[in-house]
Formats: sequence, C1' cells, structure tokens
RNA sequence: UACGGAUAAAGCCAAACCCAUUGUAAGAUGGGGGCGGAAAGCCACGGGGCUUAAAUGUCAGCCGGGUUGCCAAU
Repeated sequence: UACGGAUAAAGCCAAACCCAUUGUAAGAUGGGGGCGGAAAGCCACGGGGCUUAAAUGUCAGCCGGGUUGCCAAU
C1' cells in the first nucleotide's frame, strides 16, 4: 500500500415512531428514540424509486460508480 473484517478494543452513524420547524408534495432540519450499518462518511455521474398537472425537486439507509477515512488479530 492492497485485499479481507475477528467471540478484539476505542469509538462513530442512526431506522420506525413522537414533538417542533420548513416545503404544494416527496422530503429536509433540530430534539427524543434505536431497527440496523464495516464506510448507514461525502458526491445526484448512470440506473431505479418517490413527488409535482407539468416544470421542478427528492432518496447516498435501493443498486452501480467516484472519492476520503478509524482499528490491529490475520
């Protein structure tokens, strides 16, 4: 450095749901909460889902891709 991810250690994130705010909506933000996650960190590039009469938007915890990182048994 790469691959892998343990009956390891220190930690991290935070589903559903509830409250408040915001948005036409999907959803987002903050607080509580904890289903789970080894990138459930970031990016809307491709596919896909959701929303909008449409335009628009949205989902990175749908799949692929790009990119950045923690640990030390092997």